Predicted 3D model of a 79-nucleotide RNA (c-di-GMP-I riboswitch aptamer) from an Alphaproteobacteria bacterium.
Of the family's consensus pairs, 100% are formed in the model.
Lineage of the source: Bacteria > Pseudomonadati > Pseudomonadota > Alphaproteobacteria.
Model confidence (mean pLDDT): 85 of 100.
[in-house]
RNA sequence: GUUUCGAAAAGGCAAACCGUUGGCGACGGCGGGGCGCAAAGCCUCCGAUCUGUAUGGAUCAGAUAGCGGGGCCGCCGGA
Numbered sequence: 001g002u003u004u005c006g007a008a009a010a011g012g013c014a015a016a017c018c019g020u021u022g023g024c025g026a027c028g029g030c031g032g033g034g035c036g037c038a039a040a041g042c043c044u045c046c047g048a049u050c051u052g053u054a055u056g057g058a059u060c061a062g063a064u065a066g067c068g069g070g071g072c073c074g075c076c077g078g079a
Stems, first nucleotide, its partner, number of pairs: 005077002012037002017032006035066001041072003045069003048064005
C1' cells in the first nucleotide's frame, strides 16, 4: 500500500411505531424513536415485489437502493 478480511477505536446511518407534511397510491420529506446495518453511502442497468390510470389483460408511468445481483466512491487497520 492492498483486501475476496472485519478485532479494536473514532464516528456514521436509522427499522417498526408516533406526530406533521406531500402524493390518486405504493411511498417520500421533517421531528421524535431505535429494529438493526461494515457500506443500511450513491446509481433503477438486470431480476423481484408493490402502486396507479380502468371491468379485465397488455402496454405505460411510478415506488422499494433497509429485496437480491451489478456499478462507482468511502472511515479505521490488530489477526